[in-house]
Context: one part of a larger RNA
RNA sequence: GGACGAACGCUGGCGGCGUGCUUAACACAUGCAAGUCGAACGAUGAACCGCUUUCGGGCGGGGAUUAGUGGCGAACGGGUCAGUAACACGUGGGCAAUCUGCCCUGCACUCUGGGACAAGCCCUGGAAACGGGGUCUAAUACCGGAUAUGACCGUCUGCCGCAUGGUGGAUGGUGUAAAGCUCCGGCGGUGCAGGAUGAGCCCGCGGCCUAUCAGCCUCUCGGUGAGGUAGUGGCUCACCAAGGCGACGACGGGUAGCCGGCCUAGAGGGCGACCGGCCACACUGGGACUCAGACACGGCCCAGACUCCUACGGGAGGCAGCAGUGGGGAAUAUUGCACAAUGGGCGGAAAGCUGAUGCAGCGACGCCGCGUGAGGGAUGCGGCCUUCGGGUUGUAAACCUCUUUCAGCAGGGAAGAAGCGAAAGUGACGGUACCUGCAGAGAAACGCCAGCGCAGGCUCAUUGCCAGCAGCCGCGGUAAUACGUAGGGCGCAAGCGUUGUCC
Numbered sequence: 001g002g003a004c005g006a007a008c009g010c011u012g013g014c015g016g017c018g019u020g021c022u023u024a025a026c027a028c029a030u031g032c033a034a035g036u037c038g039a040a041c042g043a044u045g046a047a048c049c050g051c052u053u054u055c056g057g058g059c060g061g062g063g064a065u066u067a068g069u070g071g072c073g074a075a076c077g078g079g080u081c082a083g084u085a086a087c088a089c090g091u092g093g094g095c096a097a098u099c100u101g102c103c104c105u106g107c108a109c110u111c112u113g114g115g116a117c118a119a120g121c122c123c124u125g126g127a128a129a130c131g132g133g134g135u136c137u138a139a140u141a142c143c144g145g146a147u148a149u150g151a152c153c154g155u156c157u158g159c160c161g162c163a164u165g166g167u168g169g170a171u172g173g174u175g176u177a178a179a180g181c182u183c184c185g186g187c188g189g190u191g192c193a194g195g196a197u198g199a200g201c202c203c204g205c206g207g208c209c210u211a212u213c214a215g216c217c218u219c220u221c222g223g224u225g226a227g228g229u230a231g232u233g234g235c236u237c238a239c240c241a242a243g244g245c246g247a248c249g250a251c252g253g254g255u256a257g258c259c260g261g262c263c264u265a266g267a268g269g270g271c272g273a274c275c276g277g278c279c280a281c282a283c284u285g286g287g288a289c290u291c292a293g294a295c296a297c298g299g300c301c302c303a304g305a306c307u308c309c310u311a312c313g314g315g316a317g318g319c320a321g322c323a324g325u326g327g328g329g330a331a332u333a334u335u336g337c338a339c340a341a342u343g344g345g346c347g348g349a350a351a352g353c354u355g356a357u358g359c360a361g362c363g364a365c366g367c368c369g370c371g372u373g374a375g376g377g378a379u380g381c382g383g384c385c386u387u388c389g390g391g392u393u394g395u396a397a398a399c400c401u402c403u404u405u406c407a408g409c410a411g412g413g414a415a416g417a418a419g420c421g422a423a424a425g426u427g428a429c430g431g432u433a434c435c436u437g438c439a440g441a442g443a444a445a446c447g448c449c450a451g452c453g454c455a456g457g458c459u460c461a462u463u464g465c466c467a468g469c470a471g472c473c474g475c476g477g478u479a480a481u482a483c484g485u486a487g488g489g490c491g492c493a494a495g496c497g498u499u500g501u502c503c
Base pairs, nucleotide, nucleotide: 001503002502003501004500006499007498008497009496010495013370014369015368016367017366018365019363020362021328026326027325028324030323031322032321035072036071037070040069041068043066048061049060050059051058052057079281080280089206090205091204092203093202094201095200098199099198103195104194105193106192107191108190109189110188111145112144113143114142120135121134122133123132124131125130151174152173153172154171155170156169157168158167159166160165180187181186208254209253210252215245216244217243220242222240223239224238225237226236227235257278258277259276260275261271262270263269264268283304284303285302286301287300306317307316308315309314334360336359337358338357342356343354344353373402374401375400376399382393383392384391385390406442408438409437410436411435412434416429419426420425446491447490448489449488451472452471458487459486468475469474
């Protein structure tokens, strides 16, 4: 000198774009953050319409609404960096050892039956949370049967390779599918093959400190067989064998999420906040269930700590989602608006949901831009200094004449809208940006001035080793350019200094 997720002191006009718990992965009140589909299903049946009426109503249509069965989603998106020195990450490969819902392509199919369980109704337990019994019922829920390319097993056989092997043809056997809805346009269902996307596993290489850690390992290293898995594998088990790693640093200890990147004047060093990719975690520890996908942040079970409710029998909870509270701390924001846009899940769609996101609020926290005025105006107040002549502040001010960026007031006023909807219509931001007009100067602090110190920049009084300054050297004990004012000057400027950290 540069940089910062900064903090502190003094000061503070405006705007744009960014950015904001680095500490206690401490504990959390309250609200919201994941639902949706009636074009899968049975119920419920409002408004309204028609008919009827003995004026209570009844019948038919209609379908708003709602819990339930069922489907898809809830494994994405969002948060955090505790753990992890590891194939976690980066990079380059391998899978002839694998899976992949929704989507795309191709081929074939969608035949025939059955029995339940919710909701509902009846009875009933409990303070509650939540149940129990009986009975009725539908389906794209569940279960049989049929059909079968393919799959698996056996026989014969062709081709190929990368070691295990891969890939075809013929034939025999085993045995596995399906679901309907409709506004008639479609939307779906099943099997197989391929694709795309996503994921899993394996390997080479690479990136911290410590030897005041030198030996480490018993499923340990390997083999055979089996189990398990989508799948290889000592992943697990039985048996056999005695190996495997290590000064090219094993093992132990400490520290740490990794990378793209960010900072820096290079070599090289430091860092890993924001944004993007990957991993890990979701009160702590363990476990599996469901699923195409989880060992699952707003799912389940068990144990533990903590908090809450209770009728004491028993229950409920998990902000490292968005706000917000307490606490810790030098220190870090609103319990805001909207789904208008982008994106997401659901739906045929309209719609509904979305603290993702888009915006707004707060903070000079950072970067960038703008302003705080222009011209005229005195040998000239006051202040300060003085050799008492004067010098300086200083055209600076007052005052006059102007201008109007910004701020202020008034009028007008968007784009972002593609889409969707029969049409009307549909923007949170926002009456914002921007345009026009009006009046009128409303807006500067901070640090430094002995040397190092920038070649440019100091004087007076006060204080008197006191009060104080200070990055280093050092100043201050009666003439202090070094302390604290004042005047003047310099630097920078809505900032200026100080502290911390890195280069």